About this RNA
Predicted 3D model of RNase P RNA and transfer RNA as a complex of 423 nucleotides. Rfam match: Bacterial RNase P class A.
Parts: sequence; C1' cells; structure tokens
RNA sequence: CAAGCAGGCUGAACAGCCGCCUGCACGCCGUAAGGGCGUGUGGGAGGAAAGUCCGGGCUUCACAGAGCGGGAUAGCGGCUAACGGCCGCCGAGGGCGACCUCAGGACAAGUGCAACAGAGAUAUACCGCCUGCCGCAUGGCAGGUAAGGGUGGAAAGGCGGGGUAAGAGCCCACCGGUGACGCGGGAGACCGCGCCACCCUGUAAACUCUAUCCGAAGCAACAUCAAGCGGAGACACAUGGGCUUGCUCGGCCCGUCUUCCAAAAGGGUGGCUUGAGAGCUGCGGCAACGUAUGCUCCAGACAGAUGGCUGUUUUUAACAGAACCCGGCUUACAGGCCCGCUUGCGCA
RNA sequence: GGCCCCAUAGUUCAAGGGAUAGAACGGAAGUUUCCUAAACUUUAAAUCCAGGUUCGAGUCCUGGUGGGGCUACCU
Repeated sequence: CAAGCAGGCUGAACAGCCGCCUGCACGCCGUAAGGGCGUGUGGGAGGAAAGUCCGGGCUUCACAGAGCGGGAUAGCGGCUAACGGCCGCCGAGGGCGACCUCAGGACAAGUGCAACAGAGAUAUACCGCCUGCCGCAUGGCAGGUAAGGGUGGAAAGGCGGGGUAAGAGCCCACCGGUGACGCGGGAGACCGCGCCACCCUGUAAACUCUAUCCGAAGCAACAUCAAGCGGAGACACAUGGGCUUGCUCGGCCCGUCUUCCAAAAGGGUGGCUUGAGAGCUGCGGCAACGUAUGCUCCAGACAGAUGGCUGUUUUUAACAGAACCCGGCUUACAGGCCCGCUUGCGCA
Repeated sequence: GGCCCCAUAGUUCAAGGGAUAGAACGGAAGUUUCCUAAACUUUAAAUCCAGGUUCGAGUCCUGGUGGGGCUACCU
C1' cells in the first nucleotide's frame, strides 16, 4: 500500500424568535370529585423508544394443593433478580490466516418414515461369477456368492493379504468408528495411552425416551371516589350458582336469574416513574460481571407533549416517536470516526 | 397498550414430508346459433418473503411482511 477479519463510538451543530407537555414556588378563579389560568424557575424520546420473541419486577386470583395433559430448554464452568441472554472453555465443521458457524442429549430402548430410480431400502440375486443336474448346442433349472457392474442422498466400515468352487470380517495385519474397563491430566465438558468387545443405514426442526424448569392472567392488571338502598316475576338453602389452569379431583365464596323504568358522569384519582437506575473514575476479575467513601444525571401524557421560522457551518441528512418498569434477543438504519488483528506485496 | 389467530389460482376451499400442487365458481379461446344465453371442448392462472432441518418442505423450525379478531367500567 492492497485485500480482508473482529470490535466499539456517533446518529447534524450553534444562535435568535414563536409554540407544546410537565415538576416546584407564588397569585387569581373554580368543581360532586379531579381542577383551571397567569408569572417565574428546572426537566422534556431512542440506539433501536419497533417486533412483542424470551426472562424478571409489580398487581390480582386461595400465597399458588394432587393427578393427567401441555409448554420450554439441551456440551462444560461461570455471570445474573432471572433467562432460551452474556462471558470463558471443550467438541464438530469451514477458512492459508485473522476468524466464523453449530436446535451441540439419545436412532447402540421401542415405534414410524425413506417418494422416484433400482433386483433389493434394512433386507435383497437384475447383470455378472462359481457349483450341480438336464441338453448336441445357443441355453434351461436348482443352489451358492455382495468381490465386480448398474440405481440412489444412503447398498452392510476402508484397503491389502490369506482363504475358497466362486466369494464374503470367514481369518489376519494396518487404518477408521462405537461402547465398556483401567491408568494419567483437567474444576468440568473433554484429552492422551493401554486393553477387551463390536462394525450397528439415515431421520428425533418424526412420535418418543432421558435430565432440568414452568400456577394463571396481565397496568384496558389492580385499588379507590362519585352516582338506584326503584318496580315486577321465576328458582332457591344445595343434588344450585359463581370463582379457581386445558381436564378431573380438591378448595373458596354466595342468594341467583329474567324483565321494565330511571340514569350519558364512556367521569375522576392512585398505580406512574429515583430504579435488580444510568454514565464517568478507582478497585477486584482473562471476561461476562461485581463493588464505592467519590462525581454527574433523571420525560411521565390520557386524544396523548419535542414542532415551526430565520441565519451560519457542510447539503435537503438514515432508520425511526416513550405509554407500568427493567435485563436481553431479533429486526430496520444515510453518513462519519476510532482501536486491534490477519494475509500478500514493496522498501529499510 | 395488551392477548390471540390466519396467509395456497381472480374468489371460496382441498392437499398424511414424496411435485406435474387439486376442485368449484369466475376469466380467455373455440364449437353450436342469424345474434345472445345455456350446453360442450380446450386453455391460462397460485403455495406472503428470507434463511435453516431433511435425500426431499405448501407441510417442520426461526426471523420478517401483510391481514383479521378479542380485551376498560358495565353500577
């Protein structure tokens, strides 16, 4: 210098004017309750606020019972409130390499499936090879054979030798794989060596099995204030109704249902944002992360607030707008910046 | 805001992991008729998108896109 790999940051800036939501203070006015207006002062969207895919907080149901069913996860160790997330490591695969990918338990428990092609799809004889019988003979019949041909994604572990009528793990050596055992290393997954047995198709994002975990619902949850002790009828004290997880049991609560009239207040308040908080710095740890005596920061609406104009820079900026909160994942994204590493070439 | 469901010809629906994806109605062309309708014959037309598992995906898994439904109070 070129090509690449991996990670992080940023997400137009400044000034002036007008406007919107909101905390606090003061003043004025007002409602059934909530409140409204003005002035001053402070705060006001994101890295994804998104998808709602996981996990948790919080709230209610009976503080969560039993069985069946259902769902989720899947190498090991750690982090964490928890996770299907993250970090480190192991194994397998890919790449010259930096590095990347993996739903990474079990098909050697059982069951299912494997279209088409092919003789045969979990066992088989189409061609071929060999033996026997028949036949003058092309050949026919019976048997053996998976070494060769052909089909297929997949055809009985590969290759060589022995062996045989021809062949075959039938036997042997080497190599490969699986499982048990022993020894050594490691926290563990696992790795190395030895020995024995076996050679068993693939598929679990097929049923299933193994291990672990999961009560349900969700802020339109839920709590609370205001406003019918109106009329008629039916059933009824449990063999009824309601609630509780999809079902069964178990449990809890209790008058319930229908109809007519009235009522528009489909309202208000809390939940609601200072928290498993965030950033910087220091310390511990390879890291995820933890920690503090430090410093700084803090939207909260309920028809729903961030906008408009002017000027300058460099141009008109990408994806995109909080709605109970938080940790992740995934998806979308113009442009700019930074750090580390690999390979090749050149120069010193 | 939250919780669910669905996606296959133009429309309504089928399709046990095995493909050339099927049916009805509709469309187009033709036959018949003086013309039209009806009838008959022929024909075109599709798995929402992108990855993955598998020998093989409309079907199974993951992520997107689009559409639909339910959900306050109810005294």